[in-house]
c-di-GMP-I riboswitch aptamer from an uncultured Gemmatimonadota bacterium, 99 nucleotides, folded computationally. Its Rfam family is "c-di-GMP-I riboswitch aptamer". From the family's description: GEMM was predicted in a large-scale screen for bacterial structured RNA regulatory elements.

RNA sequence: AUGUGACAAAGGCAAACCCGGCGAAAGCCGGCGACGCAAAGCUACGAGGCUAAAGCGCGCGACAUCCGAUCGCGUGGCCAUGCCAGUCGGGCCGCCGAA
Numbered sequence: 001a002u003g004u005g006a007c008a009a010a011g012g013c014a015a016a017c018c019c020g021g022c023g024a025a026a027g028c029c030g031g032c033g034a035c036g037c038a039a040a041g042c043u044a045c046g047a048g049g050c051u052a053a054a055g056c057g058c059g060c061g062a063c064a065u066c067c068g069a070u071c072g073c074g075u076g077g078c079c080a081u082g083c084c085a086g087u088c089g090g091g092c093c094g095c096c097g098a099a
Base pairs, nucleotide, nucleotide: 004097005096012037013036018031019030020029021028022027035086041092042091043090045089046088047087048084049083050082055078056077057075058074059073060072061071062070
């Protein structure tokens, strides 16, 4: 230095629930709290998963002679540009020293 991870040492992080805030939601931030974690440090590059606001599609209504366009409402369909690193993999950084 690399690999590796012990009934080691010093420490670290913080699940769920609850409270407050942001967000359409997934989720995120802070507080409390510890389920657990040798990378449960960082990173959306790959896979996978979550949500579906807007948009599209569909339906209804209005305007309109008709068509078209536009507007409004609804919707169990589609969809990530949103999210998850404590889903897995990759990349970067990293404490200690038993076997």
It was read from a public genome assembly, where an Rfam model found it.